[in-house]
Molecule: Fluoride riboswitch aptamer (crcB RNA motif)
Organism: Peptococcaceae bacterium
Parts: sequence; C1' cells; structure tokens
RNA sequence: AAUACAAGCGGCGAUGGAGCUCGCCUAAUGCGUUGCGCUGAUGGCUUCUGCCGGGCU
Repeated sequence: AAUACAAGCGGCGAUGGAGCUCGCCUAAUGCGUUGCGCUGAUGGCUUCUGCCGGGCU
C1' cells in the first nucleotide's frame, strides 16, 4: 500500500494533529471599557507541529 472478513458508528467546546477525561447540543460558554481592543495552538491533562521570548553550542 492493496485485498478479504468481523465488529463498532452523531456533533460541539474562538487559531493545527493525536490520546485520555469533563461538560454541552438541534446548535452545542473567548474576554473587555465593544463602529474597536486584548489573550490563547488544551474545556482540562499529556504529547507532536507551528509561532514568540531567553540561554548554551
């Protein structure tokens, strides 16, 4: 990568992917001084990638 068999099957949680967990939903919670401004790649934990800052080589 292809093929075959069996089983299972929803979605959402403001900036990418994965695992676990929590909450929510016929639409599923960013904030603020709201004609604009601000923070953050998580809802939370771990990890990868990207970005920013610092140190070492």